The prediction has a mean pLDDT of 76. The RNA shown here (Bacterial RNase P class A) has 364 nucleotides and comes from Arthrobacter sp. The gene name in the source record is rnpB.
RNA sequence: UGGGUUGGCCAGGCGGCCGCGUGUAAACGAGGAACGUCCGGGCUCCACAGAGCGCAGGUGGUGGGUAACGCCCACUCGGGGUAACCCGCAGGAAAGUGCCACAGAAAUGAAACCGCCGGUGCGUGUCACCGGUAAGGGUGAAACGGUGGUGUAAGAGACCACCAGCGUUCCGGGUGACCGGAGCGGCUAGGUAAACCCCACCCGGAGCAAGGCCAGACAGGACGUGUUUGAGGGUUGCUCGCCCGAGCGUCCGGGUAGGCUGCUGGAGGACAUCGGUAACGAUGUUCGUAGAUGGAUGGCCGCCACGCCGCAGCCGGGUAACUGCUGCGGCGGACAGAACCCGGCGUACCGGCCAACCCAUCCC
Numbered sequence: 001u002g003g004g005u006u007g008g009c010c011a012g013g014c015g016g017c018c019g020c021g022u023g024u025a026a027a028c029g030a031g032g033a034a035c036g037u038c039c040g041g042g043c044u045c046c047a048c049a050g051a052g053c054g055c056a057g058g059u060g061g062u063g064g065g066u067a068a069c070g071c072c073c074a075c076u077c078g079g080g081g082u083a084a085c086c087c088g089c090a091g092g093a094a095a096g097u098g099c100c101a102c103a104g105a106a107a108u109g110a111a112a113c114c115g116c117c118g119g120u121g122c123g124u125g126u127c128a129c130c131g132g133u134a135a136g137g138g139u140g141a142a143a144c145g146g147u148g149g150u151g152u153a154a155g156a157g158a159c160c161a162c163c164a165g166c167g168u169u170c171c172g173g174g175u176g177a178c179c180g181g182a183g184c185g186g187c188u189a190g191g192u193a194a195a196c197c198c199c200a201c202c203c204g205g206a207g208c209a210a211g212g213c214c215a216g217a218c219a220g221g222a223c224g225u226g227u228u229u230g231a232g233g234g235u236u237g238c239u240c241g242c243c244c245g246a247g248c249g250u251c252c253g254g255g256u257a258g259g260c261u262g263c264u265g266g267a268g269g270a271c272a273u274c275g276g277u278a279a280c281g282a283u284g285u286u287c288g289u290a291g292a293u294g295g296a297u298g299g300c301c302g303c304c305a306c307g308c309c310g311c312a313g314c315c316g317g318g319u320a321a322c323u324g325c326u327g328c329g330g331c332g333g334a335c336a337g338a339a340c341c342c343g344g345c346g347u348a349c350c351g352g353c354c355a356a357c358c359c360a361u362c363c364c
Stems, first nucleotide, its partner, number of pairs: 001360010012304007020029003031335001035346002038344005043207004050240004057202004061075005076090001077088004091198002096196002098192003113137002115133007122125001145163006164188001166185008211261004220252006232244003268287008306332009316323002
């Protein structure tokens, strides 16, 4: 100098005029994602929520963090990259079942298309039929280990040596996933569990339109069913249990569409010190920061800063591509927007800034 990886930050500033919400006033008034509502909680009510079945649901390497999690951190294993680093829905396929498109003869205890070998036939061939053969060719994402040898008619873990892999026993290291090593075994075991299934663990339901209080309106009627021989409800799939219980269901007719609360001070933010590799935790100091309900947080103007484009200048730098500074003119500023509150994840985003690291090249 060029290319790249990772982490973090900002999301224009100031002034004037008009306007909106909360509040007596002073004053305050959207975000990094307020978004999607995917996951986990707080809070509220249901009986503070019980048992079984198993329809069902979720999670899935290990250890830790956390209120909790499917999140985060560290590590292990597998994959990608020269590297920094990144990615992984990462339990079990020798418990069982299913499936494996196209191509191919054959897709699993499978398979003879070509080839190789043996036999028979007569038409003696680039032949036909029968049998053996998984070494070679061909198909495929995948064809029942690889190399070499023995062996054989030709072949084959049929046998042998080494290697890969599997199972198993032991030793060493590690909290653990796992790693390293030694021995033995039979010679080999395809993939798929974001297919059923098996294993381990987790899980009550509904949600601020939860829930509480106040005010106000109205008109009842018909039929069915039930009041301890218990309708109906809590209750989500079923069964049991428990609790409430005098109404409930259908149809016709009538009324209402308000207010207050819940509501924002909470697993809160910032800084410092200490512990921890880290996520995070502990202690201390300090700060006060939206609460709308047809739903406020906006609009216009001026100046400055930033980015892009054009022109001019510095006879700027450079062989060149290109590029630096100054001035003038024009244009631009995204994604989006609280609605009970937190912790995550995912997605969207004009642009800009900072730090660490890696690779290549050049110079000393």

The RNAcentral record of the sequence draws on ENA. Its Rfam family is "Bacterial RNase P class A". By type it is a ribozyme. Rfam's curators write: Ribonuclease P (RNase P) is a ubiquitous endoribonuclease, found in archaea, bacteria and eukarya as well as chloroplasts and mitochondria.